[in-house]
Context: one part of a larger RNA
């Protein structure tokens, strides 16, 4: 520096926001260092190319030509493209009016069960298993009954149902607050699209300070299993699971499918929202958005995918290039620490 790739073969950044760069709607007029034609000069010689000579041929020597795609000047095109001036409304945003939602933060509260704690009834077992056995019980356990503390989760409703960029969110209510859709086509006028680096956010575990601690539950005791059993089973049981602030930045962080846009047959089911029609309790017909089945075409090595593309394109960004060494070692940058991120190489097959 090209090609060709990235749903499962090696490859889509965990998600955003967003510098710079990259690219950019219609329509007019001007300009040109971009484009593009002309001419001039310059591009040394020899090589190489193509036609000839010379040495007996050939290597080799030699003559002419061609080419050297370049760069400079300099006339000149003006579609594209760049700039610079005005215009437009279809991209984009806003306005109004309506609307759906476990989207986010706090603060308060509700019943259900679990566990302890007090009382009462009541008497020998209870638990727990494939069978048991540690274990709890005559200091009255299990069982029921009333009373009370406490901590976590939120049954039915719930749904290939919703909401959010991902991560992710589910009891009720109140504040605070982001986004998002349908109408209406009122208004700015291109203000857009993607984004190296930066920035934020980011399950679960970990981790630092202080709380809290039912219940579950790494470690870690014990009891069974077994040939052993550092396991699976059972009794127990700290961390840690929650809660404030503060690291940690990782994942099969997944649709293993990168964002935005146009365009391309059809069939059903659904969530929300318009708008028409009729025998308006509803039914059916069209449209937006979103989510799912199935399936033309095309696509794909097959599997599959198929207007929510894996088809047809266009932009910009990440990433990959046999298999082990190895995400390893060194470095650097991040971290209190685990570790994280950037990542090779001998050697080997």
């Nucleotide at each position: 520096c090209u090609g060709g790739g990235c749903g499962u073969a090696a490859a889509g950044g965990g998600c955003g926001c967003g510098u710079a760069g990259g690219c950019g709607g219609c329509c007019c007029u001007g300009u040109c260092a971009g484009u593009c034609g002309g001419g001039c000069g310059u591009g040394a010689a020899a090589u190489c190319c193509c036609c000839g000579g010379g040495c007996u041929c050939a290597a080799c020597c030699u003559g002419g030509g061609a080419a050297u795609u370049g760069c400079g000047c300099u006339c000149g095109a003006g579609a594209c493209g760049g700039c610079a001036c005005g215009g437009c409304u279809u991209g984009a945003g806003g306005u109004c009016g309506a609307g759906a939602g476990a989207g986010g933060a706090u603060g308060g509260u509700g019943g259900a069960a679990c566990u302890c704690c007090c009382a009462g009834u009541g008497u020998a077992g209870a638990g727990g298993u494939g069978a048991a056995a540690u274990u709890c019980g005559u200091a009255g356990a299990u069982a029921u009954u009333g009373g009370g503390a406490a901590g976590a989760a939120c049954a039915c409703c719930g749904g290939u149902g919703g909401c959010g960029a991902a991560g992710g969110c589910g009891g009720c209510c109140a504040u605070c607050u982001g986004g998002c859709u349908c109408g209406a086509u009122c208004c700015u006028g291109a203000c857009g699209c993607u984004g190296a680096g930066g920035c934020g956010c980011g399950a679960a575990a970990g981790c630092g300070u202080g709380g809290g601690g039912a219940g579950c539950a790494a470690a870690c005791a014990g009891g069974a299993u077994u040939a052993g059993a550092u396991a699976c089973c059972c009794u127990g049981g700290u961390a840690g699971u929650c809660c404030a602030c503060g690291c940690c930045g990782u994942a099969a962080a997944c649709g293993a499918u990168g964002u935005g846009c146009g365009c391309u047959g059809g069939a059903u089911g659904u969530u929300g929202g318009c708008c028409g029609a009729c025998c308006u309790a509803g039914u059916c017909g069209g449209u937006c958005a979103g989510u799912g089945u199935c399936g033309a075409a095309g696509c794909u090595a097959a599997c599959g995918c198929g207007a929510u593309a894996a088809g047809c394109g266009c932009a910009c960004c990440g990433c990959c290039u046999g298999g082990g060494g190895a995400g390893u070692a060194c470095g650097g940058c991040c971290g209190c620490a685990a570790g994280g991120u950037u990542g090779a190489a001998a050697c080997u097959c």
The part of an RNA shown here (small-subunit ribosomal RNA, central domain) has 349 nucleotides and comes from a Pseudomonadota bacterium.
RNAcentral holds the full RNA, with entries from ENA.